Predicted 3D model of a 1399-nucleotide RNA (small-subunit ribosomal RNA) from an uncultured bacterium. The RNAcentral record of the sequence draws on ENA and SILVA.
[in-house]
RNA sequence: UUAGAGUUUGAUCCUGGCUCAGGAUGAACGCUGGCGGCGUGCUUAACACAUGCAAGUCGAACGGACUUAAUGGAGAGCUUGCUCGAAAUUAAGUUAGUGGCGGACGGGUGAGUAACGCGUGGGUAACCUGCCUCACACUGGGGGACAACAGUUGGAAACGGCUGCUAAUACCGCAUAAGCGCACGGGACCGCAUGGUCUAGUGUGAAAAACUCCGGUGGUGUGAGAUGGACCCGCGUCUGAUUAGCUAGUUGGUAAGGUAACGGCUUACCAAGGCGACGAUCAGUAGCCGGCCUGAGAGGAAGGUCCCCCACAUUGGUACUGAGACACGGACCAAACUCCUACGGGAGGCAGCAGUGAGGAAUAUUGGUCAAUGGGCGGAAGCCUGAACCAGCCAAGUCGCGUGAGGGAAGACGGCCCUACGGGUUGUAAACCUCUUUUUCGGGGGAAUAAAGUUCGCCACGCGUGGCGUUUUGCAUGUACCCCGCGAAUAAGGAUCGGCUAACUCCGUGCCAGCAGCCGCGGUAAUACGGAGGAUCCGAGUGUUAUCCGGAUUUAUUGGGUUUAAAGGGUGCGCAGGCGGCUUUUUAAGUCAGGCGGAAAAAUCGUGGGGCUCAACCCCAUCUUGCAGUUGAUAUUUGAGAGCUUGAGUGCGGGUGAGGUUGGUUGAAUUUGUAGUGUAGCGGUGAAAUGCAUAGAUAAGGCGGAAGAACUCCGAUUGCGUAGGCAGCUGACCAAGCCGUAAAAUGACGGUCAUGCACGAAAGUGCGGGGAUCGAACAGGAUUAGAUACCCUGGUAGUCCGCACAGUAAACGAUGAAUACUUGUUCUUGGCGAUAUAGUGUCAGGGGCAAAGCGAAAGCGAUAAGUAUUCCACCUGGGGAGUACGCCGGCAACGGUGAAACUCAAAGGAAUUGACGGGGGCCCGCACAAGCGGAGGAACAUGUGGUUUAAUUCGAUGCUACGCGAGGAACCUUACCCGGGCUUGAAAGUUAGCGACGGAGGUGGAAACAUCUCUUCCCUUCGGGGCGCGAAACUAGGUGCUGCAUGGUUGUCGUCAGCUCGUGCCGUGAGGUGUCGGCUUAAGUGCCAUAACGAGCGCAACCCUUUUCUCCAGUUACCAUCAUUAGGUUGGGGACUCUGGAGACACUGCCAUCGUAAGAUGUGAGGAAGGAUGGGAUGACGUCAAAUCAGCACGGCCCUUACGUCCGGGGCGACACACGUGUUACAAUGGGCAGGACAGAAAGGAUCGAAGUGGCGACACUGAGGGAAUCUCCAAACCUGCUCCCAGUUCGGAUUGGAGUCUGCAACCCGACUCCAUGAAGCUGGAUUCGCUAGUAAUCGCGCAUCAGCCAUGGCGCGGUGAAUACGAUCCCGGGCCUUGCACUCACCGCCGGUCAAG
Repeated sequence: UUAGAGUUUGAUCCUGGCUCAGGAUGAACGCUGGCGGCGUGCUUAACACAUGCAAGUCGAACGGACUUAAUGGAGAGCUUGCUCGAAAUUAAGUUAGUGGCGGACGGGUGAGUAACGCGUGGGUAACCUGCCUCACACUGGGGGACAACAGUUGGAAACGGCUGCUAAUACCGCAUAAGCGCACGGGACCGCAUGGUCUAGUGUGAAAAACUCCGGUGGUGUGAGAUGGACCCGCGUCUGAUUAGCUAGUUGGUAAGGUAACGGCUUACCAAGGCGACGAUCAGUAGCCGGCCUGAGAGGAAGGUCCCCCACAUUGGUACUGAGACACGGACCAAACUCCUACGGGAGGCAGCAGUGAGGAAUAUUGGUCAAUGGGCGGAAGCCUGAACCAGCCAAGUCGCGUGAGGGAAGACGGCCCUACGGGUUGUAAACCUCUUUUUCGGGGGAAUAAAGUUCGCCACGCGUGGCGUUUUGCAUGUACCCCGCGAAUAAGGAUCGGCUAACUCCGUGCCAGCAGCCGCGGUAAUACGGAGGAUCCGAGUGUUAUCCGGAUUUAUUGGGUUUAAAGGGUGCGCAGGCGGCUUUUUAAGUCAGGCGGAAAAAUCGUGGGGCUCAACCCCAUCUUGCAGUUGAUAUUUGAGAGCUUGAGUGCGGGUGAGGUUGGUUGAAUUUGUAGUGUAGCGGUGAAAUGCAUAGAUAAGGCGGAAGAACUCCGAUUGCGUAGGCAGCUGACCAAGCCGUAAAAUGACGGUCAUGCACGAAAGUGCGGGGAUCGAACAGGAUUAGAUACCCUGGUAGUCCGCACAGUAAACGAUGAAUACUUGUUCUUGGCGAUAUAGUGUCAGGGGCAAAGCGAAAGCGAUAAGUAUUCCACCUGGGGAGUACGCCGGCAACGGUGAAACUCAAAGGAAUUGACGGGGGCCCGCACAAGCGGAGGAACAUGUGGUUUAAUUCGAUGCUACGCGAGGAACCUUACCCGGGCUUGAAAGUUAGCGACGGAGGUGGAAACAUCUCUUCCCUUCGGGGCGCGAAACUAGGUGCUGCAUGGUUGUCGUCAGCUCGUGCCGUGAGGUGUCGGCUUAAGUGCCAUAACGAGCGCAACCCUUUUCUCCAGUUACCAUCAUUAGGUUGGGGACUCUGGAGACACUGCCAUCGUAAGAUGUGAGGAAGGAUGGGAUGACGUCAAAUCAGCACGGCCCUUACGUCCGGGGCGACACACGUGUUACAAUGGGCAGGACAGAAAGGAUCGAAGUGGCGACACUGAGGGAAUCUCCAAACCUGCUCCCAGUUCGGAUUGGAGUCUGCAACCCGACUCCAUGAAGCUGGAUUCGCUAGUAAUCGCGCAUCAGCCAUGGCGCGGUGAAUACGAUCCCGGGCCUUGCACUCACCGCCGGUCAAG
């Protein structure tokens, strides 16, 4: 003493970047602000500065001058005893000048400086040092000046000039002087070289200042000390190589000069050196350190305040004085700027303290005092001190305190929220009661900081010191602190609340306004914007911004990587460098010892104490890995010596190979030449065309014709080579690895390798050859929307050879080289051994599959991607970009080296689930094919689009909308439009009041409605009730919006066979397994197999219906036998049909074949039915934000004399047109007429209606029977006969005219039907397309719902007649399973590159 999180994905693991949470700051800005302590405060313009202050002092160095006092008394006045008073002397004081010391300290700033500048440790035998201390010696005797001053003079000023006088501790000789300096030479001792120390000697040279209180203070010389400085050296000290060469006083020497001193410091001469990949030079940036911030540390970042050092003082240069300066408040010169001026000339330097302007996001008072600390001068008193100590301003930092404490539930009012008569929350919060008084305010008291010393006096004593007494000094400050008084009184905000990240609701807004650190919020239900309520965090602050460290092991020494994520150089050789086998001796450089002493300033940090009430703050003690020295240790590394053989290389023997270079050469093929043969095409393609060919092609053969290039088979998991690469055969030359050698010699000679050198596919370049084939460019033909391509026909460079460049590739095993170690198995090449034909050992290679281990996984696994070591190369998010610029190389093409601005929050690897594929395998479906009939052409019906309109209400829109919602729009419906009314409303409920309701009638009006007249209650348990009108109130109402807020319901994939779970197992994980595989099935149906074993929802079955039989029961059904009759009409029957109910049957059960089984197959059997008998209902997990707010329900929003409601009329029915679905046709398998026959199911009371009558008919009138197995409705195609004769018709029936019927208040817009008349289009339908596999298609009619009627040719049902075809699995469509690829996952209608156009 080491914390993580968000973000790449549908999900996962990894790589990797971005972002956040922490701490810090000389900070700034927003909002807010009570107090105190301590420290801080121009980071920008070393920009410019008004004003004041910041360095003076000494009269005890000197001559003057002046003031005061005293003495003095020349002399004068006269009021003759008074006044004035010179010189001189003495004392006290002031000070311009001379002189001394100090102005080199203190204070400021960080411009410059990458340097011995700084830090650290040393050196000076190469040096200096005022004041201070110690020691020794001396202090003799002279001289001449200059200020001041006086006179005179110049100038505007600053400032001078000239003449004259003068003093000194100012200045100059002389004397003296040693252990001092210089020269010469002798001795002793010492040292790391030059050399040093001590000392006898000779010659020579240099001093001084006085004052005095007589105590002393000064002065000179020499030596020593202390202090301060100077110089030199080792080590350390930013970035860039897209800065690689720099240097002439340069490097060294000799001599001289200079310096305090060494030195090219300077000069002359001589030599040609010196520095540099261990980064010189150049460029950029920067004062350095102690320390400070951060961090677990290693580090990173930074150098503000304080301290040390350095540098600078407007800019540049220079020296003088001095112990010390090349001098911030000294001098000179130059420059810029500012100021004064009489224009001649002068003055200035805040990076001292305040202060001003400017710049800027931004940084304070023109304050007080020398009381303390410190400094200068002085003997001292003292003077000076913007150093310093204090105060002032600023929340700018840090530490401390406060804004009250206890009680108090009607859980008040108010606010906010909700499921809202109520509850929750704000919240014990408030009110209210009790208490306290830090702080504020008022009053009173009141420090420490003063110690040492100073003055004066006395005492002791040699100086000096000590003692005693006395005396003086406080800016801050009447401050800190203490006491008293009043009174909760004077004092809370800021940010945040989607996740990270503590804290949630409502309203507003509606991809707007806005937010945002990252991910991301906002398009009408926003916990993400804005407001409110509430909550959370911190708190006199709180947020934001900027910057630094951390997190980031994301530059990795500690502590990372390079097969595929970014990253192994294309390969080899190899200098430097770093690394290196065994034994022994020595050395002790690395290393080690908490060794020893030195040193690492103080402050700071840590630890332990102490003082301010605490804390911050301050004080004391202690602690420090680096450095140099010294002493020791010797395992290991290095150095030195000796030896060894196993690493390495050599020798000898053997065999292998597409190893290299160079020469020769064969056959086949291709193209071509030639003379014949031969005839119409050849060639080419998906199909063609260009091209070649009657001037004879293609084709076949001949001429061992010609040419050039490449080597079939063998031939591969082969072999060789460092890599690139190497293949017919053969000669020559060169080289290499491998194996063997109980061993012949060397003896670590090795491994790696930056720079360097060499090699290096293809394409390309230069010169010269060669040129058969193929073939960029190019030409033509096709393809295509285009086709500068893919395909075809040609074809130049090139492809080949020689010489010379170039130097790159997915130059790949995407895997650098070397060494050692590590579990198996199998195949193979070369050599050797042992065997003998099975097989085996070993060395060196080439492959496969596995253990451990590794890895994100895929995978690797003795040929490692394992375990270790050494060296080299390379990487640090994506894009920009291997681009630009610069440099180097190249003939060029181009190669090497190689950024930034800007931009994104990802880019990426491996694996997983799906979806997808003009991937693969298996399988199914009226999916195709085989058939039948249609649609698409016509007319009409109907729906839709579009258009139109006052309105043509709304919805449905590929399959899965379009005869759909609608199973029935003339009014109504109705939602739309126009017009007229109503407003608690058209309807329902509650409560007053009035009255029956109702009926009849009138007026206006289109009606609704308005208004008028007449008539009129019932029941009652007597409380009231029923019904209507009407007033007020509470509820209303909305087919208005949102199907993307929803419920419910529905469509579709699809009646497809799938969809999942539990436990177990596998995988880091997403996930997988099961559910895969084989066979089988209609089926995830079943069987077998199986790390799975089971289970659920689906499938199937259970349900309904159809087909057969049996039993029971027979009315309204039935009728064989008996009777009866026109008639199952009636009696009767219970056999049959039929109806209702209950059962049976079918299960691959039996046989045969095949098969393990499941199961399949059969002219099988039996059976009514045979392999699911046919049909229906039944629709898994889910998909399409599929459809529906207009069926209903419902959240939210919106309207409320209208978006509600009532009424009349209109519209939903429009019509140039387009589409869907249908009907009828186009005719003879038909139309018309006549005659004849056979169903099923369903419905029926405001109904079905027999029968009769009338009408040509629709229909009307009368009306039996029937609430129905009883009555009613009940076929058509079909059959028989006649007619039509291929025509726009005896086909077809639209349209139109006329006349009617029916329903209904009402058929004009806008009904159906009937009759008569009219008689369109249409002669079988382009591309394309739909349905159907058997009682099906096709065809024929019948019924029902809705409904007054009906636009129904629609929908839903029913029966009648009743086919054809299916070889098969190539193709189209849809689907299922397995597998594969993937940059898709909104899932191929995806994603995405380029180009063009517009913005």